Context: one part of a larger RNA
RNA sequence: CUGGGCAUAAAGCGCGCGUAGGCGGCGAUGUAAGUCGGAUGUGAAAUCCCUCGGCUCAACCGAGGAACUGCGUCCGAAACUGCAUUGCUUGAGGAUAGGAGGGGAGCGUGGAAUUCCUUGGUGGAAGCGGUGAAAUGCGUUGAUAUCAGGAGGAACACCGGCGGCGAAGGCGACGCUCUGGCCCGUUUCUGACGCUGAGGUGCGAAAGCUAGGGGAGCAAACGGGAUUAGGAUACCCCGGUAGUCCUAGCCGUAAACGAUGGGUACUAGGUAGGGGGGUCCCAAUGCCUCUCUGCUGGAGAUAAUUUAUUAAGUGCCCCGCCUGGGGAGUAUAGUCGCAAGGCUGAAACUC
Numbered sequence: 001c002u003g004g005g006c007a008u009a010a011a012g013c014g015c016g017c018g019u020a021g022g023c024g025g026c027g028a029u030g031u032a033a034g035u036c037g038g039a040u041g042u043g044a045a046a047u048c049c050c051u052c053g054g055c056u057c058a059a060c061c062g063a064g065g066a067a068c069u070g071c072g073u074c075c076g077a078a079a080c081u082g083c084a085u086u087g088c089u090u091g092a093g094g095a096u097a098g099g100a101g102g103g104g105a106g107c108g109u110g111g112a113a114u115u116c117c118u119u120g121g122u123g124g125a126a127g128c129g130g131u132g133a134a135a136u137g138c139g140u141u142g143a144u145a146u147c148a149g150g151a152g153g154a155a156c157a158c159c160g161g162c163g164g165c166g167a168a169g170g171c172g173a174c175g176c177u178c179u180g181g182c183c184c185g186u187u188u189c190u191g192a193c194g195c196u197g198a199g200g201u202g203c204g205a206a207a208g209c210u211a212g213g214g215g216a217g218c219a220a221a222c223g224g225g226a227u228u229a230g231g232a233u234a235c236c237c238c239g240g241u242a243g244u245c246c247u248a249g250c251c252g253u254a255a256a257c258g259a260u261g262g263g264u265a266c267u268a269g270g271u272a273g274g275g276g277g278g279u280c281c282c283a284a285u286g287c288c289u290c291u292c293u294g295c296u297g298g299a300g301a302u303a304a305u306u307u308a309u310u311a312a313g314u315g316c317c318c319c320g321c322c323u324g325g326g327g328a329g330u331a332u333a334g335u336c337g338c339a340a341g342g343c344u345g346a347a348a349c350u351c
Base pairs, nucleotide, nucleotide: 003323004322005321006320007305008304012319014203015202016201017200021196022195023194025088026087027086028085029084030083031082033081034080035077036076037075038074039073040072041071042070049065050064051063052062053061054060091193092190093189094188095186096185098183099182103179104178105177106176107175108174109173110156115151116150117149119148120147121146122145127138128137164171165170208250209249210248211247212246213245217244218243222239223238224237225236261318262317263316264315265314266313269296270295271294272293273292274291275290276289277288278287279286300307301306324351325350326349333344334343335342336341
């Protein structure tokens, strides 16, 4: 390279948008680049192959044939692909009438709880707190308990659900404003406008970084008390700073998981839930239909587990990735970053 693969064995980029490229619906006409047929020229000789022949045989050598699977030119075919013109509506998109939603951003509001008050009252005397048991700690400057008031920050109990939304990360009090996507109905419009996507570009949990704010609770580090086999740099307890929160900007990683790339078509069922539409006069409910989310299960697939119309089944299109373990996601070079580090990514050696 040809292959064979990628849920769990090595292997799906964390997720979008999109450039080049690759691939692409149903017809008509033309063309003849690809494609196919014929003719012709060329494809040196030697070699390989076949048949003869010469050295006693063979190797070797000679002769003839075939072959040289290729290329050029001419003539022809027109199914398929391409190209050109033209048409269509089912793919795709738009319009319009509705719908559900923790989708996103900004501004504002609310109650419960924790904490604090050099605020007050009640209570009044000695404890409180914490644990397996304790101690450190707090408390006679009156704590803990309780009531009222005040301050401030963060998070939004119940509803809440294998329920909803989002491409993923993720999103949960309430109101307003701005805004993205999705679903359903209508044969109303455009008429293949599509799919994928190397590079590129954007988004991207937590932690971390820079600057400025904020700081109630929690809490790396750190201090103390316990525990303890010899130790306890832990697990438990009392404290506690970064951080957690906000604004602006970086970082770009994750068991970023369904460990399962995207699109499209086809291939038994049963059952449950969410959102629409139709129908039964309305409603409940039933039936039909579209869409989303689950469970279960047959064929098939699979090494098995399992999966099974939300495929890991059967096809097609496009991208990414894998090729024994360790060395190693290391070294080096490049590039990005303030840094931490990220991305790309070996070899010697060894089993």
Molecule: small-subunit ribosomal RNA, central domain
Organism: uncultured prokaryote